[in-house]
Context: one part of a larger RNA
RNA sequence: GGACGAACGCUGGCGGCGUGCUUAACACAUGCAAGUCGAACGAUGAAGCCCUUCGGGGUGGAUUAGUGGCGAACGGGUGAGUAACACGUGGGCAAUCUGCCCUGCACUCUGGGACAAGCCCUGGAAACGGGGUCUAAUACCGGAUAUGAGGACGGCAGGCAUCUGCUGUUCUGUAAAGCUCCGGCGGUGCAGGAUGAGCCCGCGGCCUAUCAGCUUGUUGGUGAGGUAACGGCUCACCAAGGCGACGACGGGUAGCUGGUCUGAGAGGACGAUCAGCCACACUGGGACUGAGACACGGCCCAGACUCCUACGGGAGGCAGCAGUGGGGAAUCUUGCGCAAUGGGCGAAAGCCUGACGCAGCAACGCCGCGUGCGGGAUGAAGGCCUUCGGGUUGUAAACCGCUUUCAGUGGGGACGAAAACAGACGGUACCCACAGAAGAAGCCCCGGCCAACUACGUGCCAGCAGCCGCGGUAACACGUAGGGGGCGAGCGUUGUCC
Numbered sequence: 001g002g003a004c005g006a007a008c009g010c011u012g013g014c015g016g017c018g019u020g021c022u023u024a025a026c027a028c029a030u031g032c033a034a035g036u037c038g039a040a041c042g043a044u045g046a047a048g049c050c051c052u053u054c055g056g057g058g059u060g061g062a063u064u065a066g067u068g069g070c071g072a073a074c075g076g077g078u079g080a081g082u083a084a085c086a087c088g089u090g091g092g093c094a095a096u097c098u099g100c101c102c103u104g105c106a107c108u109c110u111g112g113g114a115c116a117a118g119c120c121c122u123g124g125a126a127a128c129g130g131g132g133u134c135u136a137a138u139a140c141c142g143g144a145u146a147u148g149a150g151g152a153c154g155g156c157a158g159g160c161a162u163c164u165g166c167u168g169u170u171c172u173g174u175a176a177a178g179c180u181c182c183g184g185c186g187g188u189g190c191a192g193g194a195u196g197a198g199c200c201c202g203c204g205g206c207c208u209a210u211c212a213g214c215u216u217g218u219u220g221g222u223g224a225g226g227u228a229a230c231g232g233c234u235c236a237c238c239a240a241g242g243c244g245a246c247g248a249c250g251g252g253u254a255g256c257u258g259g260u261c262u263g264a265g266a267g268g269a270c271g272a273u274c275a276g277c278c279a280c281a282c283u284g285g286g287a288c289u290g291a292g293a294c295a296c297g298g299c300c301c302a303g304a305c306u307c308c309u310a311c312g313g314g315a316g317g318c319a320g321c322a323g324u325g326g327g328g329a330a331u332c333u334u335g336c337g338c339a340a341u342g343g344g345c346g347a348a349a350g351c352c353u354g355a356c357g358c359a360g361c362a363a364c365g366c367c368g369c370g371u372g373c374g375g376g377a378u379g380a381a382g383g384c385c386u387u388c389g390g391g392u393u394g395u396a397a398a399c400c401g402c403u404u405u406c407a408g409u410g411g412g413g414a415c416g417a418a419a420a421c422a423g424a425c426g427g428u429a430c431c432c433a434c435a436g437a438a439g440a441a442g443c444c445c446c447g448g449c450c451a452a453c454u455a456c457g458u459g460c461c462a463g464c465a466g467c468c469g470c471g472g473u474a475a476c477a478c479g480u481a482g483g484g485g486g487c488g489a490g491c492g493u494u495g496u497c498c
Base pairs, nucleotide, nucleotide: 001498002497003496004495006494007493008492009491010490013369014368015367016366017365018364019362020361021327026325027324028323030322031321032320035070036069037068040067041066043064048059049058050057051056077280078279079278087204088203089202090201091200092199093198096197097196101193102192103191104190105189106188107187108186109143110142111141112140118133119132120131121130122129123128149172150171151170152169153168154167155166156165157164158163178185179184206252207251208250213243214242215241218240219239220238221237222236223235224234225233255277256276257275258274259270260269261268262267282303283302284301285300286299305316306315307314308313333359335358336357337356341355342353343352344351345350372402373401374400375399382393383392384391385390406439408434409433410432411431412430416425442487443486444485445484446483447468448467449466453482454481455480456479457478463470464469
């Protein structure tokens, strides 16, 4: 000098765009943050309309929980753990899976029995149940079928050994679902694609040797199990290996990267916001469901903590958005809206969406603008200094003329929305008119470094100080005043990095 997610002191007019718990991965009141589909299904059947013998009936489909489907594994948060194939980069899988989507081929045949809801009975304070009985389906279970798929043995071609393509024989087990407003929407099997994911390898990026030896599933083999898949991943047996000064093992610290800051660069430091990957979800463990999880707002067990209880037993997990307490030098609203973008479900209308779009608060940062412009010397008054002549503040003010940005008031008023509807922001931006210099300047410094000097007070006191150093009676260094210098809605200080 530059930089900052900053804080502190003094001060503070406006706008745009960003940013805002770095500490306790401390504990959390309250509300919201993941639902949707009636064009899968049974039931309930509102309004309206029609009929009525006034008892009601028909039509109609709102609605609600349930069965069922898809989603809930995305999106959002945090950085605790992790020195690791976690990340980055380049390869590999001849060792793999992939819902929804796209392309192609072939199908969608035939039976059956239940369980919710409902009804009846019943337990419990509650949470939540128990028994009986009835019932539907795109729910569940059989049977059939196979262009195919899989296994075994062959042939031909190719390749990189285990493989790939075509083809022959044979064996194995396995599919399906209907709805409809008649326009459509679906379902099953297989092949391919796309996307996503899993696994493996080379290389790369912290400190410590005051850590020098480490290792028994350890290293390899055979066989088996397991997985979507290779593999000591697991197990039985066998062998005795494997790693290490090119730093094993241990300890400390730490999410990694694109990047950010600085620097001429090399490098150094950092990893907030945004983006990619990883890990975690009260702590520890476990699996279930599923295409996908070992699952933040799912389940089970254990633990700590909090809450309810009729003492028998139950409920909970903000590192989602707001918000509270606490910790701290320190970090925001319990706001508006689904109008846009994106996501889930749905044929659609649409519903949901604290993702997101906006608004609010904060000079926290960057950028822009304003606090007026011109004239005005008898150089007023006042202040300060003085050699008492004067000097300076100083064209500064007053005074005269002018302008109206911003703020203010009134009027008009969007884009963002695509072929219909639909704007939270917002009566916002922007435009026009009006009034009046009117509402808007501070902070630090002035001994040298370093730009800017005098007076008074003080008297090694009070104090200053980044370094050198000032102060003990003439202090340009302390305090105040006048004057001056620097920057300016900021200016200084502290901390940290280059």
The part of an RNA shown here (small-subunit ribosomal RNA, 5' domain) has 498 nucleotides and comes from an uncultured bacterium.
The prediction has a mean pLDDT of 86.